[in-house]
RNA sequence: AAACCAUCCAGAGCGGCCGAGAGAUCUGGCUCGACGACGCCGCAGCAACCCCCCAACCGGUUCACCGGGACGGGAAGGUGCUCACGCCAGAACCGAUGGAGG
Numbered sequence: 001a002a003a004c005c006a007u008c009c010a011g012a013g014c015g016g017c018c019g020a021g022a023g024a025u026c027u028g029g030c031u032c033g034a035c036g037a038c039g040c041c042g043c044a045g046c047a048a049c050c051c052c053c054c055a056a057c058c059g060g061u062u063c064a065c066c067g068g069g070a071c072g073g074g075a076a077g078g079u080g081c082u083c084a085c086g087c088c089a090g091a092a093c094c095g096a097u098g099g100a101g102g
Stems, first nucleotide, its partner, number of pairs: 004099005013043005021032003025091005044082003049078002051074003057068004086094001
């Protein structure tokens, strides 16, 4: 970051700080919030995008093995996420996250 690919009805919360709005934007609804929301920090957790292992199988081979390989297994590491389906409906060159890329 204008462009590419995938996902977005599953899952997972406590503590400290802060102090008034928050749930991306607009409209309408609904929900959360001084019994402290949102946010920040710490810890814990969830998940499995990247990642690691690998069956069948495929390719190679100096016949020792090597490479690839998932709807299977894992969770050390890089992200992400942990009210409600991206809260719901409509709108808009919508948005978010990951991968790949510059």
The prediction has a mean pLDDT of 81. SAM riboswitch aptamer (S box leader) from Zhihengliuella salsuginis, 102 nucleotides, folded computationally. Lineage of the source: Bacteria > Actinomycetota > Actinomycetes > Micrococcales > Zhihengliuella. It matches the Rfam family "SAM riboswitch aptamer (S box leader)". About the family: The SAM riboswitch is found upstream of a number of genes which code for proteins involved in methionine or cysteine biosynthesis in Gram-positive bacteria. It was read from a public genome assembly, where an Rfam model found it. Of the family's consensus pairs, 96% are formed in the model.